[in-house]
RNA sequence: AGAGUUUGAUCCUGGCUCAGGAUCAACGCUGGCGGCGUGCCUAACGCAUGCAAGUCGAGCGGGCCAUGGCUUCGGCCAUGGUCAGCGGCGGACGGGUGAGGAACGCGUGGCCGACCUGCCUGGUGGUGGGGGACAACCCCGGGAAACCGGGGCUAUUACCGCAUAAGCUCGCCGGUCAGUGGGAUCGGCGAGGAAAGCCCUUCGGGGCGCCAUCGGAGGGGGCUGCGUCCGAUUAGCUAGUUGGCGGGGUAACGGCCCACCAAGGCGACGAUCGGUAGCUGGGCUGAGAGGCCGAACAGCCACAGGGGGACUGAGACACGGCCCCCACACCUACGGGUGGCAGCAGCGAGGAAUUUUCCCCAAUGGGCGCAAGCCUGAGGGAGCAACGCCGCGUGCGGGACGAAGGCCUUCGGGUCGUAAACCGCUUUUGGGGGGGACGACGCUGACGGUACCCCCCGAAUAAGCCUCGGCUAACUACGUGCCAGCAGCCGCGGUAAUACGUAGGAGGCGAGCGUUGUCCGGAGUUACUGGGCGUAAAGCGCGCGCAGGCGGGCGCCAGGGUCCCCCGUGAAAGCCCCCGGCUCAACCGGGGAGGGUCGGGGGAAACCGGGCGCCUGGAGGCUGGGAGAGGCCGGUGGAAUUCGGGGUGUAGCGGUGAUAUGCGUAGAGCCCCCGAGGAACACCCGUGGCGAAGGCGGCCGGCUGGCCCAGUCCUGACGCUGAGGCGCGAAGGCCAGGGGAGCGAACGGGAUUAGAUACCCCGGUAGUCCUGGCAGUAAACGAUGUCGACUCGACCUCGGGUGGGCUCGACCCGCUCGGGGUCCAAGCUAACGCGGGAAGUCGACCGCCUGGGGAGUACGGCCGCAAGGCUAAAACUCAAAGGAAUUGACGGGGGCCCGCACAAGCAGCGGAGCGUGCGGUUUAAUUCGACGCAACGCGCAGAACCUUACCAGGGCUUGACAUGGCGCUGCACGCCCGGGGAAACCCGGGCUCCUUAGAGGGUGCGCCACAGGUGUUGCAUGGCUGUCGUCAGCUCGUGCCGUGAGGUGUUGGGUUAAGUCCCGCAACGAGCGCAACCCCUGCGACCAGUUGCAUGGUAUCUGGUCGGACCGCCGGGUCAAACCGGAGGAAGGCGGGGAUGAUGUCAAGUCAGCAUGACCCUUACGCCCUGGGCGACACGCACGCUACAAUGGUCGGGACAGUGGGCGGCCAAGCCGCGAGGCGGAGCGAAUCCCCAAACCCGGCCCCAGUUCGGAUCGCGGGCUGCAACUCGCCCGCGUGAAGGCGGAGUUGCUAGUAACCGCCGGUCAGCCAUACGGCGGUGAAUCUGUUCCCGGGCCUUGUACACACCGCCCGUCACGUCAUGGGAGCCGGCAACACCUGAAGUCGGUGGGCCAACCCGCGAGGGGGGCAGCCGCCGAGGGUGGGGCGGGUGACUGGGACGAAGUCGUAACAAGGUAGCCGUAGCGGAAGCUGCGGCUG
Repeated sequence: AGAGUUUGAUCCUGGCUCAGGAUCAACGCUGGCGGCGUGCCUAACGCAUGCAAGUCGAGCGGGCCAUGGCUUCGGCCAUGGUCAGCGGCGGACGGGUGAGGAACGCGUGGCCGACCUGCCUGGUGGUGGGGGACAACCCCGGGAAACCGGGGCUAUUACCGCAUAAGCUCGCCGGUCAGUGGGAUCGGCGAGGAAAGCCCUUCGGGGCGCCAUCGGAGGGGGCUGCGUCCGAUUAGCUAGUUGGCGGGGUAACGGCCCACCAAGGCGACGAUCGGUAGCUGGGCUGAGAGGCCGAACAGCCACAGGGGGACUGAGACACGGCCCCCACACCUACGGGUGGCAGCAGCGAGGAAUUUUCCCCAAUGGGCGCAAGCCUGAGGGAGCAACGCCGCGUGCGGGACGAAGGCCUUCGGGUCGUAAACCGCUUUUGGGGGGGACGACGCUGACGGUACCCCCCGAAUAAGCCUCGGCUAACUACGUGCCAGCAGCCGCGGUAAUACGUAGGAGGCGAGCGUUGUCCGGAGUUACUGGGCGUAAAGCGCGCGCAGGCGGGCGCCAGGGUCCCCCGUGAAAGCCCCCGGCUCAACCGGGGAGGGUCGGGGGAAACCGGGCGCCUGGAGGCUGGGAGAGGCCGGUGGAAUUCGGGGUGUAGCGGUGAUAUGCGUAGAGCCCCCGAGGAACACCCGUGGCGAAGGCGGCCGGCUGGCCCAGUCCUGACGCUGAGGCGCGAAGGCCAGGGGAGCGAACGGGAUUAGAUACCCCGGUAGUCCUGGCAGUAAACGAUGUCGACUCGACCUCGGGUGGGCUCGACCCGCUCGGGGUCCAAGCUAACGCGGGAAGUCGACCGCCUGGGGAGUACGGCCGCAAGGCUAAAACUCAAAGGAAUUGACGGGGGCCCGCACAAGCAGCGGAGCGUGCGGUUUAAUUCGACGCAACGCGCAGAACCUUACCAGGGCUUGACAUGGCGCUGCACGCCCGGGGAAACCCGGGCUCCUUAGAGGGUGCGCCACAGGUGUUGCAUGGCUGUCGUCAGCUCGUGCCGUGAGGUGUUGGGUUAAGUCCCGCAACGAGCGCAACCCCUGCGACCAGUUGCAUGGUAUCUGGUCGGACCGCCGGGUCAAACCGGAGGAAGGCGGGGAUGAUGUCAAGUCAGCAUGACCCUUACGCCCUGGGCGACACGCACGCUACAAUGGUCGGGACAGUGGGCGGCCAAGCCGCGAGGCGGAGCGAAUCCCCAAACCCGGCCCCAGUUCGGAUCGCGGGCUGCAACUCGCCCGCGUGAAGGCGGAGUUGCUAGUAACCGCCGGUCAGCCAUACGGCGGUGAAUCUGUUCCCGGGCCUUGUACACACCGCCCGUCACGUCAUGGGAGCCGGCAACACCUGAAGUCGGUGGGCCAACCCGCGAGGGGGGCAGCCGCCGAGGGUGGGGCGGGUGACUGGGACGAAGUCGUAACAAGGUAGCCGUAGCGGAAGCUGCGGCUG
């Protein structure tokens, strides 16, 4: 620091994903030791049990126990212990938790002239004298209990008067200081207001207390500036509300509370409401800025079952206090009581998940006490848990060309691997034994016989987890076969999977390793640092303008912002640096540094802001001109359409691709005249003008806005932008009233069509027009906000001004300001492109964007009469969606050009019969492959057996065939004989090798390796082949252009059969193709010549070698290349034919020709044999043959080729047979011999007929090959004599020695199902000088949403499944507020007839003062009733949405997508959609 993923590829945009770090974790697998940390994130859910706050006898009285003493025996005293009580201090600390709370709660900085403070500490002074009670205790009573009531006695540091008193408090007066208001201080007068004792004593005193007061320290209370989450689909909130006067209350200010008065206060700088949340020091991450978090530790806050309340107190509204209400739980004798683990441990529950009912107060700290001491689940420790961090170990050295075993293998070997074994060494850890701490200054050690140290033993006790397709480090085998499975993203798996599972190996980390969750990072992907908005998401349709933001030049002032210095503060811990302590580290200690938008003081004055004054260049004004479809109103004109009237006149008109509907003999249309009415304004018109936009077009007039130019003039920054707001705003639409010619949604009809709810046609209503009102949208576009400044130029144009020239004008050439355009520089941009009218360089302000879909949708709100508009989500889902450009491919796009492509023409096919191949069907089997062109007379250039791969049956198992090894063999093999059998084969008998006599060779048998397979995969392959296509193309090097894919070259202008050649050109060259070189053929020459020719060596012929043709010559023509014509020539402008097939395409074909990887079979999927099948037959197709006849058939006679083949062959003559053929045997290994022609020619017959056409089919008889012609051969003779009379839609070949017609030969082959195939010659045409159309192709160009590429892509309804969601009669519970009713405890107020010791009067009784109960009232938690608000769940039914290998209907979009598309709107339609109106070009 980046990487993967959109594409065929590219660049960009953009999202998703990964690699890193972190964690209070959890889960899976695994697990040796130690140190230091951490350990209910969920139910602030409920809790059994124990413990967590007491202490003081030196405050007081008493009970009990012990000891001692005394005793008048009743008891008393002393000391010690203990118990409850009165009393004091502490239970407000410590410990827990995070519910609530968006708040002065917290953080930070200030303020209190508005405050309090027990214990501690410093100072000053005081501590005198009295009184009356209440617990304990005793008695009585009630109660199950908890506990309570009554009576009686009593002490105090408990309580109450009195005295005294200040420098305390209060009032008044005066002074000083300081300045916010109740501040400080001094003086005077007046008033008010305390106390408690205890212990020790050497009786000198000492100590602990108590009271008043002033300080200190520490703690607390209050106020305040600033900071502190999300939602505007929460926009208005507020009645004690805001302020005042007076009171109450408090330690204290305050509307904190109350009465009265006023009507304020808060809010877009976000009030109110809703949601969420303890805040911070800090933690994690990050380069930082920032983002996220708030466990442990520390500070603050809040809370203590939920809610309310006060009491006590220095302090509380009080976790282990009280009262009340509620919920829950427990006890109960049913009357009534008790309880609060969010203390430590523990239990239940919840949950993915979080520990011991441990030890100790030894240390630190806290409470009480004079102290000893007691208490302390604070704390110190130990236990459990790999939960985290850190450290250590599971050994170390030697040890093979390398064991065994595993895995792989091309069988050679490779690898695990020095790894192991084995040898030597060591002992951390472990075990045993011994010693034994620090922590404590003195007594005191829970931890603990622990850490640590020493000795002994023994390699001993100790390794796993994840991964290995790319990202990303690590590869093989087997299994599996879109299955099982994997997966973070891209994606793997459909029979060779480095992606699944296992194994071997490898990589990574290591007592851990992976996974999951969460956070930051990467993400510059919310952009302050640091992004964007023409086309990718994104400029509001346009303007006016409040707030706000920003703002020209000069001077002066002050110093708010800003900057500098100093001071204060920013707790500790943490982070960073340095030093130090545990063996290191983690951890810990010490020191330093750093940290704020903070406060105070001092200073600077450039800049920003402020005040004052001035300026003119921004802005505006004035004067004079000017152009214009700018707006509104009124009037007016002609053309045209339609309608009406009249005339004329007759059969059609109209409309279309073609029709039809429609109109017309009741007189249309056409033509003429007249009239009516509505709407729109041709030409001018422009690339033109005006307007802010929408938009604006005849002419005239009126009213009116803006703009431009010129000028000396005036004001003096008056400016720019603009959230909200307000206004304007095409078409369509709505309301009301008019109007209505044409056009024309809907609708009706006619066509088209598979259908046609469309496109086309005939009609036609709203509407289009006017007035008034509403609506407020658009591809409202330059898809480009407004304003300003700056930055090369060229040209055109509109408006104004001005200079010059001149033939003076409606002329020409310049300059300048403003507007409309085109092209370019720099620059910008992903590219396209923009380029003074920026998309360049900058400034100001506003709006907007943040992946696609869901969705501009739902809900809510606002607006609207409605249609609907504005604002605007989420669930869910996808790994993309996109922009520009590139190369292709494609187009019912364009241009140019080829081809028997069409056209022209000839002969066919498609109909018949037959042959052959294929499909199908059948079958035991009908073996297999080939499937549009480019499978189908193809593999098959020869299926009766064989072939043969198929089927049935019978047999063989080292095999029909190869190689090697071991053993045996002269018995075998083979041959002969016999037997079984269809054969193969099996059984039996007989004969039998070479040899150097050992070995060995050969053969055979047995055994082992192995053979064998036409079994699978042509989608694992080689090779070969088909096809586009004999088409003219396909590329490379260097250079150049482009960010790049890529382009250029190869495009262009000509030309060619051709990327053939020429010219031009940022290209210059080159390669594979084309052409040529090769072969055949046409002419000639030379040479040679048998078996050829004619006797001869030459005309034919044969062979060889050459020549010949090159646009060379002439004319035309071109820059050139070419081209056209002509001559000569056997031949011309590549003479004809062949061979030759570029880069590539079709996963084209072939595993059955061959080869070959992998898989599969192994007495069988191998091998042999007999027989059958490949030849089946209701059908369909393809290629052919023969025909349908007279250009023919038939009979007789006659003629002329070439290629080829031949010895197990071709076979002559001759003879036999009607013939196939037979006999025969000459010749010939062949220019010698043989196979060897037909159409044609001549003559005769047939006479248009299913025939003297046609020959299928069938019967009989024969011939030939062959082991064998039944299935299933060919041929001959005789007989039989089918369909068929020229072939529907459609379709094939061929451009000259071609088509057509005619025969001949060959391979294969015993024979042949050959009409096939490959060749050969004979006879020998017609038509095309055209490229509109069909098909295929080449080049250029254009569009594209295609790229397995149009056989592409893709839209919507419907049907099915799954999921989330909106509406929904309602139903259910929740939250907060409001109104009213009720109202506990309790404070406060009133009352207080009942009750009362202290003080006062009084001898007393009694009274006074003061108080209590009770009652009343205000408030008041909660409860109840009610109507609404907010959010949630659920709901018959319903709406759309998303997703889901192969469902239905159509074809909307992408190529002019076959009607250009799209936007807004309206109507209509199964659906995409169609149509109207206006707009856009994307």

The RNA shown here (small-subunit ribosomal RNA) has 1482 nucleotides and comes from a soil metagenome. It matches the Rfam family "Bacterial small subunit ribosomal RNA". The RNAcentral record of the sequence draws on SILVA.